A computed fold for a 71-nucleotide RNA from a Patescibacteria group bacterium, annotated as transfer RNA. RNAcentral holds the sequence, with entries from ENA. Rfam family: tRNA.
């Protein structure tokens, strides 16, 4: 150096171009002598930059990281 595939919450992961979700974790409140389990409430998130577009996680193009192929 080419080519395919991914890069979304602290983590694993979903999302026809139309309010970004689930589970797990974290804060709060019940329950309890306490703890654990549980019930309830809440904070958190799209790699960057630039394009189309009314509107972009989503489509174009360009970086960057990461897996894998073939050189």
């Nucleotide at each position: 150096g080419g080519g395919c595939c991914g890069g979304u919450a602290g983590g694993u992961a979903a999302a026809c171009g139309g309010c970004a979700u689930a589970c797990c974790g974290c804060u709060c409140c019940g329950u309890u002598c306490g703890c654990a389990a549980u019930g309830g409430a809440g904070a958190g998130u799209u790699c960057c930059g630039a394009g189309u577009u009314c509107a972009a996680u989503u489509c174009u193009c360009g970086g960057c990281c990461g897996g894998u192929c073939c050189a």